[in-house]
RNA sequence: GGCCGGCCGGGUGGUCGCGGGCGCGCGACGCGCGCCUGAGGAAAGUCCGCGCUCCGGAGGGCAGCGUGCCGGAUAACAUCCGGCUCGGGUGACCGAGGGAAGAGGGCCACAGAGAAGGAGAAUGCCCGUGGUGUUAGCGCCGCGGGUGAGGGUGAAAAGGUGCGGUAAGAGCGCACCGGCGCGCGCAGCAAUGUGCGUGGCUCGGUAUCCCCCACGUGGAGCAAGGCCAAGCAGGAGCGAUGUGGUUGCCCGCCGCAUUUGAGUUCCGGGUAGGUUGCAUGAGGCGUGCAGCGAUGCACGCCCAAGAUAGAUGACCGCCGCUGUCGCCGGUGCCGGGACGAAGCGCCGAGGCGCGUAAACCUUUGCGCCGGCGGGAGUACAGAACGCGGCUUACAAGCCGGCC
RNA sequence: GCGAGAUAGCUCAGGCGGUCAGAGCGUCGGAUUCAUAACCCGGAGGUCGAGAGUUCGAGUCUCUCUCUCGC
Numbered sequence: 001g002g003c004c005g006g007c008c009g010g011g012u013g014g015u016c017g018c019g020g021g022c023g024c025g026c027g028a029c030g031c032g033c034g035c036c037u038g039a040g041g042a043a044a045g046u047c048c049g050c051g052c053u054c055c056g057g058a059g060g061g062c063a064g065c066g067u068g069c070c071g072g073a074u075a076a077c078a079u080c081c082g083g084c085u086c087g088g089g090u091g092a093c094c095g096a097g098g099g100a101a102g103a104g105g106g107c108c109a110c111a112g113a114g115a116a117g118g119a120g121a122a123u124g125c126c127c128g129u130g131g132u133g134u135u136a137g138c139g140c141c142g143c144g145g146g147u148g149a150g151g152g153u154g155a156a157a158a159g160g161u162g163c164g165g166u167a168a169g170a171g172c173g174c175a176c177c178g179g180c181g182c183g184c185g186c187a188g189c190a191a192u193g194u195g196c197g198u199g200g201c202u203c204g205g206u207a208u209c210c211c212c213c214a215c216g217u218g219g220a221g222c223a224a225g226g227c228c229a230a231g232c233a234g235g236a237g238c239g240a241u242g243u244g245g246u247u248g249c250c251c252g253c254c255g256c257a258u259u260u261g262a263g264u265u266c267c268g269g270g271u272a273g274g275u276u277g278c279a280u281g282a283g284g285c286g287u288g289c290a291g292c293g294a295u296g297c298a299c300g301c302c303c304a305a306g307a308u309a310g311a312u313g314a315c316c317g318c319c320g321c322u323g324u325c326g327c328c329g330g331u332g333c334c335g336g337g338a339c340g341a342a343g344c345g346c347c348g349a350g351g352c353g354c355g356u357a358a359a360c361c362u363u364u365g366c367g368c369c370g371g372c373g374g375g376a377g378u379a380c381a382g383a384a385c386g387c388g389g390c391u392u393a394c395a396a397g398c399c400g401g402c403c
Numbered sequence: 404g405c406g407a408g409a410u411a412g413c414u415c416a417g418g419c420g421g422u423c424a425g426a427g428c429g430u431c432g433g434a435u436u437c438a439u440a441a442c443c444c445g446g447a448g449g450u451c452g453a454g455a456g457u458u459c460g461a462g463u464c465u466c467u468c469u470c471u472c473g474c
Stems, first nucleotide, its partner, number of pairs: 001403007010319007018038009040380001044391002047389005052221004064217005069083005084098001085096004099212001104210002106206003123150001124147010159177006178202001180199008225276004234267005283302008320378003324374010335361002343354005404474006412428004421459001430446004452468005
């Protein structure tokens, strides 16, 4: 200087307040007093997986969506652990949606002659031939063939090297190497690794495009759902008085029937509201055992917020931590000491030249450490049914291992 | 607890990834007019919300954040 893993997430006191529980008192559906208790590693984002609840559903499938090396862990997962392969790094280590491109389809811009069931002749090279320049050799302009070896384009040009071969060339042939397929052996549970043989001589990239293959998947969500239940509206019974109809000649009275009906009793559904769901759970801590590990098992101990427009706070004092400013002290560098000790060299022999250190000084400059004082900062954030993960944010500090 | 979206000053296109970043309004300049508007001609203006990944190549595909809107 760097890599990896784990932990922590200010302390203390005072005053005033807030939510929940318990107890006591009172002038009692509230108030007061006392005690106990009251956010996180991410409570966050809502990106995955579950529990729980309701709705739907004979069984199965399609579509859609998701996952994707292998083995294990787990209630489950896109999570975690161990391993494999590939890539990056000198290394500790890090990253990977990593099946299938010899099922099928699509795409591969620009450039370039040519961009995919095996392509491409613009240049170059070679052969033949026509014309033409030249004494000839050799060139120039065309035409017809061969060629993927040379140059050039591109992210990518259809294996590499060598020898043979050929008019020139080419896996055209051969040897070796690389890659792919097939078969067999060995190691491993497997992914995979490794060895031998054999074949076509050997037909890119993209699946984080469609598709295929394997596996999984019904939908909605605590505003789920259960219980109690004001008010308003509805239904049933009773029902003062009044209205209409029928009977009696008319009126009154009485009786019967229908409708309205204050009030009252009851009924079902159910709004506001209350309560439950809702805090003993895939719970936490410690020890031991098994396992490389994730994790599991056994034993012991513990119970630890529950608001509902949402409590868990505000102010002050002291201490801690981190920058900054000033002063003081120590220390290092620079500077002085050094117009130069010692030492070395030269010669005209006591001068000249080269040249390093220490004590000491340090007014000024720079760095580090410590003390005192002033002033500043002390993160990210905040439960809302619960749990397991992932991701993201985070002042300062601590511990361990490694390069 | 769920669902959409972000591209020029504003409103929006952008198909199965390629030199394709575009349209209308606005703005600037010119032309026209006595002058202004309209009409006509021309231009400028974008890290496609941010950061990674896949790919030769990302506005587009995938992931993670940020912001906005709706139920």
The prediction has a mean pLDDT of 76. Predicted 3D model of RNase P RNA and transfer RNA as a complex of 474 nucleotides. Rfam match: Bacterial RNase P class A.